[in-house]
Context: one part of a larger RNA
RNA sequence: CUGUGGUUAAGGAACUCGGCAAAAUGCCCCCGUAACUUCGGGAGAAGGGGGGCCAUUGCUGGUGAUACAUCUUGCAUGUUGAGCUGGUGGUGGUCGCAGAGAAUAGAGGGAAGCGACUGUUUAUUAAAAACACAGGUCCGUGCGAAAACGAUUAAGUUGAGGUAUACGGACUGACGCCUGCCCGGUGCUGGAAGGUUAAGAGGACCUGUUAGCUGUUAAAGGCGAAGCGGAGAAUUUAAGCCCCAGUAAACGGCGGUGGUAACUAUAACCAUCCUAAGGUAGCGAAAUUCCUUGUCGGGUAAGUUCCGACCUGCACGAAUGGCGUAACGACUUCCCCGCUGUCUCGACCAUGAGCUCG
Numbered sequence: 001c002u003g004u005g006g007u008u009a010a011g012g013a014a015c016u017c018g019g020c021a022a023a024a025u026g027c028c029c030c031c032g033u034a035a036c037u038u039c040g041g042g043a044g045a046a047g048g049g050g051g052g053c054c055a056u057u058g059c060u061g062g063u064g065a066u067a068c069a070u071c072u073u074g075c076a077u078g079u080u081g082a083g084c085u086g087g088u089g090g091u092g093g094u095c096g097c098a099g100a101g102a103a104u105a106g107a108g109g110g111a112a113g114c115g116a117c118u119g120u121u122u123a124u125u126a127a128a129a130a131c132a133c134a135g136g137u138c139c140g141u142g143c144g145a146a147a148a149c150g151a152u153u154a155a156g157u158u159g160a161g162g163u164a165u166a167c168g169g170a171c172u173g174a175c176g177c178c179u180g181c182c183c184g185g186u187g188c189u190g191g192a193a194g195g196u197u198a199a200g201a202g203g204a205c206c207u208g209u210u211a212g213c214u215g216u217u218a219a220a221g222g223c224g225a226a227g228c229g230g231a232g233a234a235u236u237u238a239a240g241c242c243c244c245a246g247u248a249a250a251c252g253g254c255g256g257u258g259g260u261a262a263c264u265a266u267a268a269c270c271a272u273c274c275u276a277a278g279g280u281a282g283c284g285a286a287a288u289u290c291c292u293u294g295u296c297g298g299g300u301a302a303g304u305u306c307c308g309a310c311c312u313g314c315a316c317g318a319a320u321g322g323c324g325u326a327a328c329g330a331c332u333u334c335c336c337c338g339c340u341g342u343c344u345c346g347a348c349c350a351u352g353a354g355c356u357c358g
Stems, first nucleotide, its partner, number of pairs: 002352007010344002014342001019339001027051005036041001038174001052094012067079004071074001095099001108336006114329002119131002135172007147158003175324004180254003185251002187247005194242003200236002206230004212223003255273005282316001283313001294310005
């Protein structure tokens, strides 16, 4: 100097991001126990009292010596209940600072956020508000099912020895009250009149080649059937797209400006522009609020956090669910009680390592 333990006057969170760490609580019996609640809980709520040993006494359980009675004379039955051994009370006494004397062995309460819950997860920095979940909704699938595995349009297999109260996929996430408006865009489903559209079919017209014809002194040149080719218009033709509908617990979206009431302020009201429709209920400075430590109230002597309100929602909002909610949580935040070397502010002891000396 440091690790691990122990003690500490007075104070008791003043420490600190934060009671981190430590202290405290701890067992059994009795009394007693709130809000709230899904009536199960909450609850070991909270908060109190008792606990050793000895004597005596009561009740009660086990075993059952001895004695007596009976007649069916038996390893019989019934009554009695000594001694020993458990349990649980009363009274009196006694020792210590202390009687669950050691070890083991919940601290508690109030309020809020999130997630209903038990569960699962980043083996080796994250256990959570993330995932899952029961429940809800939508979509697909009629069985050789959909979906998926499989080397090819394979056989085969799972689904399932199941059959729509089933199976698969997507979203939401107990429960309670609810889930508003928009189908213009994108997607999906349905429709088929018209437009557009591939290969294919079709083959008009044009064209290459040249047997032959023509031409000439010879040629050059010109015409040119069939065949074999090239190019190819009209016409015909599917899905799709355009088009027409439906669909938001599909992806998603859910306005602006100006004016107006007999104090002022505000605007139930009016006008106007735009839109597919202009955010309903509920909630709201919120895990969302920039300005912001918003303003008011509560708690403190003093509170950028917290709780209750307000609404001016930069930029909440209804299964990308909205708002509540008992119980639950090694979750997050605030407060109180108890408790303490966390601190004021250090000190000492034990033990181990280092260091110094030898």